[in-house]
This is a predicted structure of a 1519-nucleotide RNA (small-subunit ribosomal RNA) from an uncultured bacterium. Model confidence (mean pLDDT): 82 of 100. Its Rfam family is "Bacterial small subunit ribosomal RNA". Rfam links the family to the GO terms structural constituent of ribosome and ribosome.
RNA sequence: AGAGUUUGAUCCUGGCUCAGAAUGAACGCUGGCGGCGCGCUUAACACAUGCAAGUCGAACGAGAAAUCUCGAGCUUGCUCGGGAGAGUAAAGUGGCGCACGGGUGAGUAACGCGUGGGUAACCUGUCCUUAAAUUUGGGAUAAUCCACCGAAAGGUGGCCUAAUACCAAAUACAGUCCUGAGAACCAAGGUCCUUGGGAUGAAAGCUGACCUCUUCAUGAAAGUUGGCGUUUAAGGAGGGGCUCGCGUACCAUUAGCUUGUUGGUAGGGUAAUGGCCUACCAAGGCUACGAUGGUUAGCUGGUCUGAGAAGAUGGCCAGCCACACUGGAACUGAAACACGGUCCAGACUCCUACGGGAGGCAGCAGUGAGGAAUAUUGCGCAAUGGGCGAAAGCCUGACGCAGCGACGCCGCGUGGAGGACGAAGGUCUUAGGAUCGUAAACUCCUGUUAAGAGGGAAGAAAGGUCAAGCUUUAAUAGAGCUUGAAUAUGACGGUACCUCUAGAGAAAGCACUGGCUAACUUCGUGCCAGCAGCCGCGGUAAUACGAGGGGUGCAAACGUUAUUCGGAUUUACUGGGCGUAAAGGGUGCGUAGACGGUGUGAUAAGUUCGUUGUUAAAUCUUCCGGCCUAACUGGAAGCUUGCGAUGAAAACUGUCAUGCUUGAGGAUGGAAGAGAGAAGUGGAAUUCCUGGUGUAGCGGUGAAAUGCGUAGAUAUCAGGAAGAACACCAGUAGCGUAGGCGGCUUCCUGGUCCAAAACUGACGCUGAGACUCGAAAGCGUGGGGAGCAAACAGGAUUAGAUACCCUGGUAGUCCACGCCGUAAACGAUGGGCACUAGGUGUUGGAGGUUUUGACCCCUUCAGUGCCGCAGUAAACGCAUUAAGUGCCCCGCCUGGGGAGUACGGUCGCAAGGCUGAAACUCAAAGGAAUUGACGGGGGCCCGCACAAGCGGUGGAGCAUGUGGUUUAAUUCGAUGCAACGCGAAGAACCUUACCUGGGCUUGAACUGCAGUGGACAGCCUGUGAAAGCAGGUCUUCCUUCGGGACUGCUGUAGAGGUGCUGCAUGGCUGUCGUCAGCUCGUGUCGUGAGAUGUUGGGUUAAGUCCCGCAACGAGCGCAACCCUUGUCCUUAGUUGCCAUCAGAUAAUGCUGGGCACUUUAAGGAGACUGCCCCGGAUAACGGGGAGGAAGGUGGGGAUGACGUCAAGUCCUCAUGGCCCUUACGUCCAGGGCUACACACGUGCUACAAUGGCCGACACAAUAGGAUGCAAUACCGCGAGGUGGAGCAAAUCCUCAAAAUCGGCCUCAGUUCGGAUUGGAGUCUGCAACUCGACUCUAUGAAGUUGGAAUCGCUAGUAAUCGCUGAUCAGCAGGCAGCGGUGAAUACGUUCCCGGGCCUUGUACACACCGCCCGUCACGCCAUGAAAGUCGGGAGUACCAGAAGCCGGUGGCCUAACUCUCGAGAGGGAGCCGUCGAAGGUAAGCCUGAUGAUUGGGGCGAAGUCGUAACAAGGUAACC
Repeated sequence: AGAGUUUGAUCCUGGCUCAGAAUGAACGCUGGCGGCGCGCUUAACACAUGCAAGUCGAACGAGAAAUCUCGAGCUUGCUCGGGAGAGUAAAGUGGCGCACGGGUGAGUAACGCGUGGGUAACCUGUCCUUAAAUUUGGGAUAAUCCACCGAAAGGUGGCCUAAUACCAAAUACAGUCCUGAGAACCAAGGUCCUUGGGAUGAAAGCUGACCUCUUCAUGAAAGUUGGCGUUUAAGGAGGGGCUCGCGUACCAUUAGCUUGUUGGUAGGGUAAUGGCCUACCAAGGCUACGAUGGUUAGCUGGUCUGAGAAGAUGGCCAGCCACACUGGAACUGAAACACGGUCCAGACUCCUACGGGAGGCAGCAGUGAGGAAUAUUGCGCAAUGGGCGAAAGCCUGACGCAGCGACGCCGCGUGGAGGACGAAGGUCUUAGGAUCGUAAACUCCUGUUAAGAGGGAAGAAAGGUCAAGCUUUAAUAGAGCUUGAAUAUGACGGUACCUCUAGAGAAAGCACUGGCUAACUUCGUGCCAGCAGCCGCGGUAAUACGAGGGGUGCAAACGUUAUUCGGAUUUACUGGGCGUAAAGGGUGCGUAGACGGUGUGAUAAGUUCGUUGUUAAAUCUUCCGGCCUAACUGGAAGCUUGCGAUGAAAACUGUCAUGCUUGAGGAUGGAAGAGAGAAGUGGAAUUCCUGGUGUAGCGGUGAAAUGCGUAGAUAUCAGGAAGAACACCAGUAGCGUAGGCGGCUUCCUGGUCCAAAACUGACGCUGAGACUCGAAAGCGUGGGGAGCAAACAGGAUUAGAUACCCUGGUAGUCCACGCCGUAAACGAUGGGCACUAGGUGUUGGAGGUUUUGACCCCUUCAGUGCCGCAGUAAACGCAUUAAGUGCCCCGCCUGGGGAGUACGGUCGCAAGGCUGAAACUCAAAGGAAUUGACGGGGGCCCGCACAAGCGGUGGAGCAUGUGGUUUAAUUCGAUGCAACGCGAAGAACCUUACCUGGGCUUGAACUGCAGUGGACAGCCUGUGAAAGCAGGUCUUCCUUCGGGACUGCUGUAGAGGUGCUGCAUGGCUGUCGUCAGCUCGUGUCGUGAGAUGUUGGGUUAAGUCCCGCAACGAGCGCAACCCUUGUCCUUAGUUGCCAUCAGAUAAUGCUGGGCACUUUAAGGAGACUGCCCCGGAUAACGGGGAGGAAGGUGGGGAUGACGUCAAGUCCUCAUGGCCCUUACGUCCAGGGCUACACACGUGCUACAAUGGCCGACACAAUAGGAUGCAAUACCGCGAGGUGGAGCAAAUCCUCAAAAUCGGCCUCAGUUCGGAUUGGAGUCUGCAACUCGACUCUAUGAAGUUGGAAUCGCUAGUAAUCGCUGAUCAGCAGGCAGCGGUGAAUACGUUCCCGGGCCUUGUACACACCGCCCGUCACGCCAUGAAAGUCGGGAGUACCAGAAGCCGGUGGCCUAACUCUCGAGAGGGAGCCGUCGAAGGUAAGCCUGAUGAUUGGGGCGAAGUCGUAACAAGGUAACC
């Protein structure tokens, strides 16, 4: 610090996800030790048991028992008494404490907390300092005892008694109150100092020491002197109360709240201010800077994260607050409205004798429950701290320790060194090896931890005792302080630590391993099982599932889950945006608010700087120390970003004052305009009405029909009526804030612009809320209604057509008044001001120049367009009319869907508008641009693509292939073009892969090794359909004697497979397509994908060439080079040829001879737009011509770019993986591949006279031949047979047919056609039954030119005719070739098909066979409504009213004081009253759960119906 994920790819926007750190955690798996921390986050749920607050005898009275001992009595084990126990225990009065410490976070959105102030409005026990005092009296009471009640808890009455308990009195300057005088300060309220007078108001003793004086006389009292206590006053410290400024969560779908409410006066109350309370008076107080209401929450120091700003959090520790079963209340006290106190009410639990009682773990342990989840009913007061005490001491679940838990952080260990070209074993393997791996074994060491043995701390010093000194004092008492001596005290704990012993011995796991993200292989599985944080993996070769091996990471842990921050600049203060991605309000006016020109002066609120107080400690950072180190901990410094006080400065902002004119405005003079409103008026058109003329149609459409018309339409003429809209002018012209505004005239009216610079003097800009205006449609009332026209009707179209088209047609459109308040209300661009190159139009002014004048031209202001620089932007684009650069203000956005929906509120007559969520769901949704592909988009061009022609197919019969069906099997593959006379250039057996049956099992064929035997082969016999099985016969070679060659058998490695996967592959092939394309290097442009080049203008068969051009070049393709054919030349002539010469023959190159010609086969020539004319751009090139055998690629062939189709082929071959191994291998016989209702493709033969038959007769080329081709000859009607010359071939062998000539047939199912079938044969072959070809004879089917549709062909082509070859024993209508005869037509590119280039649109990219919308049906999920039902909360009104405080009080009771002795003062119980909790009643409010039914929504496998959108999406789409 980033990364993954939207796309074919790109850039951007934008969400989702990951890597990090953290935790009071939990879960899974694993687990050696130690240190330090931490440990009910849930039920503030209920609690058994024990403990957690007592202490003081130096405040007071009283005071046991057990037991021991002594004595007495006597019934010798009992009774009584004394002493010790013991002034002890327990209880009581009294004092202090119990308000601290400890727990919890329910409540609380608050002066609760934090921070800083105030208290002149206050209190303060204990403690410290200072001053003073501590006098004289009195009456009770508990305990105890007696009596009684009660189950208990407990209580009642009576008789005593004490105090530091209680009460009265004395004194008291200072205190308080009243009052007089004076000084100082002040916030004007008061505070404070000095000095008079009056009133009022205290106390308690306990415990030591001493005897100088007085009295009694060992000594004591008084007295003196200490300590502790008590009282008063002042001050301090520490603590607390109250109060104020600022800060402190979310919701506006909570907008108004408030009657003690706000203030005043008086009083009460309190320690104290105050409506805190009461009475009276006034009507205030709070709120958009968020009152009130609702929800949630203890706050802080801090903690976690973060670079920071910040976000989240508040467990442990520390500060504050609140609470103590729930609610209420007071008492005591310095302090409480009191966790382990009291009273009442309620719920719950327990005891009970049923009458009544008791209780409160959110103290420490512990139990139950809840929960994913959180510990011991431990030890000790040794230390620290607290309470009481004079002290010793007692108490202390505070605390110190221990126990449990890897819960966290930190540290240590599980051994170290050596040890192989590397054991075994595992895994992988290309079978060689590699890896685990120096890892192990083995050798030599070490000794942490754990185990055992021994030693063994610090934490302990106060204290008490003694001694010495000092102070106090008369004092060597006493008390205090200092020093010294000896001495007591340890829960942890025989722990930490140290030493020794033995011994590598007891101690490693977890997760991951497709990318992000470090780390790869094998097997299993086969969209199954499963994984998954996101993208995604799994459908037979899974680095993604499961396992093994290897590896990576961390390590006593490791992963997962949950949560927080980060990354996320994804709420943007730091630090974002709004033309098209989400986002500018429809428009204006204007309130609050925010912001604001320029000069001077003042001020000091903001601002800046200095000083100072505070910002608790802990934490954090740095440094230095202590535990071996670290965690942990001690010390010091910093930090604590804030607030307060104070001083200074005066630039800026603010405020005040006074000016200025440039912002703004007003006055003056001009100007343009569909700006608004009202009234009037005009012509054209449409429709209707009347009349005339006129006759059969009109109208409408793609074509029609509905409709209108013989009752006279349409057409045409004349007249009339009505309503609405205003052609031309008319213009990216004008006006208006926007919506919007269009004939003409008049009236009334708003705004704008220009000129000039006399006036005002910042008066400005923006603008939440409020208010105004606001297209169309719609609504209400009343008019109006020509045309148009939702709804509706009819006609068409269609599979349907509730549409598009047509004929009609009502609301509405128009007017008046009133509502509605929305639009793609758009420039998808809020308003204002300023600045930042230009060019060119246009509208309205002004000025200059010029002119007689109008133009033209120049300058300038205000509008409105286009182009364009800088800049900007994701790009497109914007660009002085900004989307540039700045400032000010407002509105709005934060992933898609759900949804602008629901609920609530509000507006509206309604329709509906405004405001406006959530659950749930997805990993995208989106913008711009790029390359393709596609379009029922456009342009250009090509092709037997169409057209023009010729001939076919589709109809018939047959052949052949395929589908289907059948079958034991009908082997397999090929399936639009690009499968179907295809693999197959040839299935009777074989082939053969299929079926049935019979056999073999190292095998039919191959190679090793080991063992064993021997030649093998051949021949014979039996059986059998054969294969095979069984048996018989016969029988080697070489040798170094070890053995070897060959071979049978057995065993073992392995063979074999036309078994599967062409979607694992190689190779080969088809296809687009012989179409003209496909790319690269460098450069340039673009953020980039990419573009350019390759586009453009011409041209070509061609990306062929030329020109132009940010391109310049190049490659694969095109063309050419190659083969063949067409002309000529040269060379060479045998097997070929024969012109000339000669010979021979019946005749023939037959012979001599020749190679001239033909021909053969080698090499050359030739054709290049080379030449001429014209066109073209002076080019490329095109048109015409000449010459030429051939002319513009001369004809044909071979040659097939980058790629596409997961195209075809595992059955040609090769090959990975999988599968079979007495069988899916192999051998054999027979059968099948040849079936047959049917459908299709490709062909053959025909349907005839351009023909058929018969006869005569002529002319080829390619090619083949030894298991071969075969002549002459003979036989057969023929197929063929016999025979065999010649030929390994330019030598020998092989018929051309159509054509031509002659004859017959004469338009018919024929002398056409030949299927089918009978008979007889031939040939091949072991074998023609299933199932060959051919011959002869007989038979003589369909068929008379073929529907829709469809195929081939542009010249030696189509058509037609035959010939040859491969395969092959035989079998050709197929295929591959060969030659013979030999046409017609092409105007042209509108259309069909295919293709190329450019451009355009796109929501497609598996690419239109694409994408995609809505209803319906089914399942699941969340949610709204709903008659209601059941809870919760807050409040209002009323009833009732416990405890208790306060107030009142007739009668009753009553120790202290007074008294005239009668009583009184004072007090108490009781009763009454105000307030008052729980409770009850009533009507509403808010909120939650649930609810038959119902509404839409989301998600689901390949459901149904259509095809709305994306291309002109087939009616442009959208609001």